[in-house]
RNA sequence: UGCGGGAUCGUCUAAUGGUAGGACAGCGGAUUCUGGAUCCGCCGAUCUAGGUUCAAAUCCUAGUCCCGCAG
Numbered sequence: 001u002g003c004g005g006g007a008u009c010g011u012c013u014a015a016u017g018g019u020a021g022g023a024c025a026g027c028g029g030a031u032u033c034u035g036g037a038u039c040c041g042c043c044g045a046u047c048u049a050g051g052u053u054c055a056a057a058u059c060c061u062a063g064u065c066c067c068g069c070a071g
Base pairs, nucleotide, nucleotide: 001070002069003068004067005066006065007064010024011023012022013021018054026042027041028040029039030038047063048062049061050060051059
């Protein structure tokens, strides 16, 4: 430098163009003499900028970063 892949709650991981979900963590409560465990509830995210579309995490373009391959 070229080609391919990836970027989603604090972490891990889903999501046919049509309500962004789950687990762990965190917070509150129940239980307990206290803690742990267990149960209930809550909080919280689509890498950036444009474009297409009635509607974009998803499709297109450019960029940033990471991984792999080639030179």
Model confidence (mean pLDDT): 81 of 100. Predicted 3D model of a 71-nucleotide RNA (transfer RNA) from a Candidatus Woesebacteria bacterium. It matches the Rfam family "tRNA".